Transfer RNA from Elusimicrobia bacterium RIFOXYB2_FULL_48_7, 74 nucleotides, folded computationally. RNAcentral holds the sequence, with entries from ENA.
[in-house]
RNA sequence: GGACGGUUAGCUCAACUGGUUAGAGCGUACGGUUCACAUCCGUAAGGUCACAAGUUCAAAUCUUGUACCGUCCA
Numbered sequence: 001g002g003a004c005g006g007u008u009a010g011c012u013c014a015a016c017u018g019g020u021u022a023g024a025g026c027g028u029a030c031g032g033u034u035c036a037c038a039u040c041c042g043u044a045a046g047g048u049c050a051c052a053a054g055u056u057c058a059a060a061u062c063u064u065g066u067a068c069c070g071u072c073c074a
Base pairs, nucleotide, nucleotide: 001073002072003071004070005069006068007067010026011025012024013023019057028044029043030042031041032040050066051065052064053063054062
C1' cells in the first nucleotide's frame, strides 16, 4: 500500500427485509428476604447506535468518506 471483517449501556453481545419509545446477560443503585452476609426475587438508572456527509416521508440498518481495532496479502 491492497482485500475482508468489526465499532450498539461500565463489560460481553443481539437487533430479520429501513418503520411506533434500541434490547439481553453480567455489573451498579435501591427495596424485599436474612440477626448479618451470600444466594434468590423485584424495581430503577445507564445509549451522540465510532465520527461526518448523502439517499429516503422515515436510517443503528442503505451509500460515500474519515478514525480506530483485528485477520490475510504484498
Overview: Its Rfam family is "tRNA". By type it is a transfer RNA. Its mean pLDDT, the model's own confidence on a scale to 100, is 80.